[in-house]
Context: one part of a larger RNA
């Protein structure tokens, strides 16, 4: 390269990390119930026993068995932390020459934006409030000559 200028948003291909997730598979620890080994306690102990006493059986004591509290472990169930993996959604960046429209810059062709509601394939568009960071004409009030 100066309006045959710039510019916008959806759409479309191509990539990239992110963010949400049904579902599935792990990790810790928390609780409730079941089930309960190993041992200590306790009880019991009609079978067993050497050392004590007694001596014929007995007594004391002890021990097997046996139930019984405690209990590692393992089961069921319930919420909690937390990691993986995923159908699938979501918007985002980035990509000389793709589709739709033209919303914004010049009063940009309805001034524009800025808050809200509603409403449209998209930029947007209406409604009510608000600002000049409006252009254009007229006045006022200041400031220069």
């Nucleotide at each position: 390269c100066a309006c045959c200028g710039c510019c916008c948003g959806u759409c479309a291909u191509a990539u990239c990390a992110c963010c949400c997730g049904a579902g599935c598979c792990g990790g810790g620890g928390a609780u409730a119930c079941c089930c309960g080994a190993a041992g200590u306690c306790c009880g019991u102990g009609a079978c067993c026993c050497a050392a004590c006493c007694a001596u014929u059986u007995g007594g004391a004591g002890g021990g097997a068995g046996c139930g019984g509290c405690c209990g590692a472990a393992g089961g069921u169930g319930u919420g909690c932390c937390u990691g993986g993996u995923a159908a699938g959604g979501g918007g985002g960046g980035u990509a000389a020459a793709g589709u739709c429209g033209u919303a914004a810059c010049a009063a940009g062709g309805u001034a524009g934006c800025c808050g809200u509601a509603c409403c449209g394939g998209a930029a947007g568009g209406u409604g009510c409030g608000g600002c000049u960071g409006g252009a254009u004409c007229a006045c006022c009030u200041c400031c220069u000559u």

Small-subunit ribosomal RNA, 3' minor domain from a Candidatus Coatesbacteria bacterium, 145 nucleotides, folded computationally. Its mean pLDDT, the model's own confidence on a scale to 100, is 83. Rfam family: Bacterial small subunit ribosomal RNA. It was read from a public genome assembly.